Model confidence (mean pLDDT): 85 of 100. A computed fold for a 524-nucleotide part of an RNA from a metagenome, annotated as small-subunit ribosomal RNA, 5' domain. The RNAcentral record of the full RNA draws on SILVA.

Context: one part of a larger RNA
RNA sequence: GAUUGAACGCUGGCGGUAUGCUUAACACAUGCAAGUCGAACGGUAACGGCUCUAGCUUGCUAGAGGCCGACGAGUGGCGGACGGGUGAGUAACGCGUAGGAAUCUGCCUUUCAGUGGGGGAUAACCCGGGGAAACUCGGGAUAAUACCGCACGAAGUUUUCGAACCAAAGCGACCUUCGGGCCAUGCGCUGAAAGAUGAGCCUGCGUUGGAUUAGCUAGUUGGUGGGGUAAUGGCCUACCAAGGCGACGAUCCAUAGCUGUUCUGAGAGGAUGAUCAGCCACACUGGGACUGAGACACGGCCCAGACUCCUACGGGAGGCAGCAGUGGGGAAUAUUGGACAAUGGGCGGAAGCCUGAUCCAGCAAUACCGCGUGUGUGAAGAAGGCCCUAGGGUUGUAAAGCACUUUCAGUAGGGAGGAAGGGUUAUUUGUUAACAGCAAAUAGCAUUGACGUUACCUACAGAAGAAGCACCGGCUAACUCUGUGCCAGCAGCCGCGGUAAUACAGAGGGUGCAAGCGUUAAUC
Numbered sequence: 001g002a003u004u005g006a007a008c009g010c011u012g013g014c015g016g017u018a019u020g021c022u023u024a025a026c027a028c029a030u031g032c033a034a035g036u037c038g039a040a041c042g043g044u045a046a047c048g049g050c051u052c053u054a055g056c057u058u059g060c061u062a063g064a065g066g067c068c069g070a071c072g073a074g075u076g077g078c079g080g081a082c083g084g085g086u087g088a089g090u091a092a093c094g095c096g097u098a099g100g101a102a103u104c105u106g107c108c109u110u111u112c113a114g115u116g117g118g119g120g121a122u123a124a125c126c127c128g129g130g131g132a133a134a135c136u137c138g139g140g141a142u143a144a145u146a147c148c149g150c151a152c153g154a155a156g157u158u159u160u161c162g163a164a165c166c167a168a169a170g171c172g173a174c175c176u177u178c179g180g181g182c183c184a185u186g187c188g189c190u191g192a193a194a195g196a197u198g199a200g201c202c203u204g205c206g207u208u209g210g211a212u213u214a215g216c217u218a219g220u221u222g223g224u225g226g227g228g229u230a231a232u233g234g235c236c237u238a239c240c241a242a243g244g245c246g247a248c249g250a251u252c253c254a255u256a257g258c259u260g261u262u263c264u265g266a267g268a269g270g271a272u273g274a275u276c277a278g279c280c281a282c283a284c285u286g287g288g289a290c291u292g293a294g295a296c297a298c299g300g301c302c303c304a305g306a307c308u309c310c311u312a313c314g315g316g317a318g319g320c321a322g323c324a325g326u327g328g329g330g331a332a333u334a335u336u337g338g339a340c341a342a343u344g345g346g347c348g349g350a351a352g353c354c355u356g357a358u359c360c361a362g363c364a365a366u367a368c369c370g371c372g373u374g375u376g377u378g379a380a381g382a383a384g385g386c387c388c389u390a391g392g393g394u395u396g397u398a399a400a401g402c403a404c405u406u407u408c409a410g411u412a413g414g415g416a417g418g419a420a421g422g423g424u425u426a427u428u429u430g431u432u433a434a435c436a437g438c439a440a441a442u443a444g445c446a447u448u449g450a451c452g453u454u455a456c457c458u459a460c461a462g463a464a465g466a467a468g469c470a471c472c473g474g475c476u477a478a479c480u481c482u483g484u485g486c487c488a489g490c491a492g493c494c495g496c497g498g499u500a501a502u503a504c505a506g507a508g509g510g511u512g513c514a515a516g517c518g519u520u521a522a523u524c
Stems, first nucleotide, its partner, number of pairs: 001524004006520005013371006019364002021329001026327003030324003035078003040075002043071002047069003050065007085282003094207007103199002108195008116150001118148002125140006156165003170187002174181002208254003215245003220242008257279004262271003284305005307318004335361001337360003343357001344355004374404004384395004408465001410460005418451001421447001423445009468513005473494003479508005489496002
């Protein structure tokens, strides 16, 4: 000199853009953060409509009816493995980079083939019982895209090459003579092949300090057989061999998430890993599996432990390193805010619902950037202050005065863009037996904004509301007076102070930065 996720002191007008627990991976009150689908299913607790019945106060009260819109609880499907947080652990194939072969992959895309015929249950519900509660037990009835056989199976799997084995589910709209139809269309389901995406695995090289850590290793190193996995492999196991690693630093100890980056520097390098992005690890502590395409799963399950809470003492409940917020720790770090309008995600055919992701607002000079706090004129060089050789000098065109302007803030009015879509009506085209329905395109109509009193523009009034901080001995830009008297004090280094201190304290003046200025800490 540059820099910072900074803090502290004094001061503080406005806006834009960023950033904001670096400490206790300490403990957490409260609310919210993952749901959705009735176009899978049986149904109907609430709400609305409609119909019926009763009562009357004559348009409300009660009851009945799943008939319609819808829908609590339940069965079922998909999603809760994404998104969000944190950096404790980890010196490791964890990360970075370059390669590899023995793998899986829901949803999505393309292609081929199929979607036949049956069965038995079980929630919700009803009845009964236990318990303080959490919850739970028994009996009865019922549905499905829930579950289980059978059939047909090859281009799939296994194979001793003879053969063996393996699937499925329907729903909606539409038409209807109410029996059904459904050639075709929409959403699905099953098997197979490929793609895309995502994931698992292996290897070369690189990746902090310590030798006051020199030896380490028995599933250890390799082989064979077997098991296991989606898959290779001591991954596991039985047997056999005795290997394997190490001064090119094994093992041990300490420290640490890694990277793109960021800061600094002419560069080489040094330091760093906040925000943003990629990867990894973790979710009260330790262990375990289940389900599933995917987890050994933050807001799932089981066991053990510590802690907190409830209890009728028999037993139960919980996990903010999600967003806010509280206590604690600390020099120190924000609101228990708004909205799904946009972008994205989950579910759904869609309308839509959910979304503390996200977009916004609030707080903080925490950082960067921009603007303002007036402009011109004005010498009687006013008054006052300070200094003085008492003549004067300086503050100083500074003020006052005169003439202007109105950015920003204030008040009033106007006012984009972020909106693409979705709905509805009509027309055309395609599909079709169809003028249903569905899909696409076009046009009309009424609409969708949290921010928001938006950005921006116009008008109004009046210089009106807006300057401080540090320093002045040398380094280092800037000097005098008074007080003090090795005292009080200053100090980054050298050093000042013991009676004329440009170095302490105050004042006048000056210098440097400026909504900031200094100090401290840290890096180059």